[in-house]
Molecule: Bacterial large signal recognition particle RNA
Organism: Eubacteriales bacterium
RNA sequence: CCGUACCAGGUGGGGAGCCAGCGGUGCCCUGUAUCCGCAACCCGCUCUAGCGGAACUGGAUUCCCGAUUUGAGGAUCAAGUGGUUUAAGUAUGGUGUGGUGUAAGUGUGCGUUGACAAGCAGGCCCCAAAGCGAUGUUUCGCCGUGAACCCUGUCAGGUCCUGACGGAAGCAGCAGUAAGCGGAAUGGUAAGCAUGUGCCUGGACAAGUUUUGCUUUGAGCAUACUUCGCCAAGUGCCUUUAGGUUGGUUGUAUUCGAUUUUUGGGUGUACGG
Numbered sequence: 001c002c003g004u005a006c007c008a009g010g011u012g013g014g015g016a017g018c019c020a021g022c023g024g025u026g027c028c029c030u031g032u033a034u035c036c037g038c039a040a041c042c043c044g045c046u047c048u049a050g051c052g053g054a055a056c057u058g059g060a061u062u063c064c065c066g067a068u069u070u071g072a073g074g075a076u077c078a079a080g081u082g083g084u085u086u087a088a089g090u091a092u093g094g095u096g097u098g099g100u101g102u103a104a105g106u107g108u109g110c111g112u113u114g115a116c117a118a119g120c121a122g123g124c125c126c127c128a129a130a131g132c133g134a135u136g137u138u139u140c141g142c143c144g145u146g147a148a149c150c151c152u153g154u155c156a157g158g159u160c161c162u163g164a165c166g167g168a169a170g171c172a173g174c175a176g177u178a179a180g181c182g183g184a185a186u187g188g189u190a191a192g193c194a195u196g197u198g199c200c201u202g203g204a205c206a207a208g209u210u211u212u213g214c215u216u217u218g219a220g221c222a223u224a225c226u227u228c229g230c231c232a233a234g235u236g237c238c239u240u241u242a243g244g245u246u247g248g249u250u251g252u253a254u255u256c257g258a259u260u261u262u263u264g265g266g267u268g269u270a271c272g273g
Base pairs, nucleotide, nucleotide: 001273002272003271004270005269006268009057010056011055012030013029014028015027020046021045022044023043024042034054035053036052037051038050063266064265065264066263067262073256074255075254076253077251078250079249081247082246083245084244085243086242087241088240093238094237095236097232098231099230100229101228103227104226105225106224107223108222109221110220117216118215119214120213121212122210123209124208126203127202128201131199132198133197134195135194136193137192138191139190140188142183143182144181145180151176152175153174154173159168160167161166
């Protein structure tokens, strides 16, 4: 140096989390890197840090060590920011709400044919009595309908009595009516009842009301909106302060880090040639 066999090693790695710590199952990233069993209120180990059992590869471009390049992805920190949510606070941070003003302005209506106000009287509201009217309703009167038989009248046919003459009861039909049913309504000087109705009589009036009248006075009154002020309630909206939660942005901030590049070094045993 070559060949043969065995063996060491390798057959993915990483992040967060869990853990005294190290791995694993599970989640996430990368991307393909054997199979079976155990395993999250967990499974197995102990700084030599998964355990147990198989298969493949196997001494080097493939394994190990150091340095270097690249930087998927994750975590933390700091500073901004968006969404959402909780609490607090008001004559107050602003705005909004309600009331108020012999305030101001504007618009409209009324007003010397008298606004507002005041006074007197009356009406209504209140009580009582007896009437008239109105309205509503019931009944009567009016019209119609209405009884197979247990209503009336007339009773065809038929039935019964009679020697005959004649007589008797009587179904259907027709007419009329009872109870009942329906209608009419300008109801008929009808009767009864009722009342948020109108008139009349008497009485009582504290308050209220009045497009009833009279008297005093003499220019405003009413309403809507705006502005300004005052009082009050209230977190309705925005803002502010202090928190919760969630998303994203920035970073010669920190940290872990797969993959990749380059380079250097190291490398078992046995046998044979």